[in-house]
RNA sequence: GGACCCUUAGCUCAAUUGGCUAGAGCGUCUCAUUGACGUUGAGAAGGUUCCGAGUCCGAGUCUCGGGGGGUUCA
Numbered sequence: 001g002g003a004c005c006c007u008u009a010g011c012u013c014a015a016u017u018g019g020c021u022a023g024a025g026c027g028u029c030u031c032a033u034u035g036a037c038g039u040u041g042a043g044a045a046g047g048u049u050c051c052g053a054g055u056c057c058g059a060g061u062c063u064c065g066g067g068g069g070g071u072u073c074a
Stems, first nucleotide, its partner, number of pairs: 001073007010026004019057001028044005050066005
């Protein structure tokens, strides 16, 4: 330098072929339970879906450019 893949919550990942209000587990916080911690139960907070532009009635999803990471070829 070429090709391909990935980028979504603090972490690991979903989100059917573009369609309702982007969810789950773990973690965090609160309450209950306990002598206390843990476990268990109930609830809550937490997202500019990496950045910019485009297409579309509508974009996490499609297109283009850029950033970051990985695999591979030279």
Predicted 3D model of a 74-nucleotide RNA (transfer RNA) from Candidatus Woesebacteria bacterium GW2011_GWB1_33_22. The prediction has a mean pLDDT of 81. Its Rfam family is "tRNA". By type it is a transfer RNA.